[in-house]
About this RNA:
This is a predicted structure of a 71-nucleotide RNA (transfer RNA) from a Candidatus Kaiserbacteria bacterium. Rfam family: tRNA. The family's RNA type in Rfam is transfer RNA. The prediction has a mean pLDDT of 80.
RNA sequence: GCGGGAUUAGUUUAGUGGCAAAAUACGAGUUUUCCAAACUUGGGUCGGGAGUUCGAUUCUCCCAUCCCGCA
Numbered sequence: 001g002c003g004g005g006a007u008u009a010g011u012u013u014a015g016u017g018g019c020a021a022a023a024u025a026c027g028a029g030u031u032u033u034c035c036a037a038a039c040u041u042g043g044g045u046c047g048g049g050a051g052u053u054c055g056a057u058u059c060u061c062c063c064a065u066c067c068c069g070c071a
Stems, first nucleotide, its partner, number of pairs: 001070007010024004018054001026042005047063005
């Protein structure tokens, strides 16, 4: 330099053109003599920008970071 892939909550991952989800972590409560565990509950998320569209996390383009391959 060229090609391919990935980027979603603090962390690990689903998801699909029409309300963003699970586990875990965190806060509060119940229980317990206390802790742990268990149960209930709450907040928080689509890497950045532009375009298409009634509507974009999803489709297209550019940029950033990381990974793989070729040279």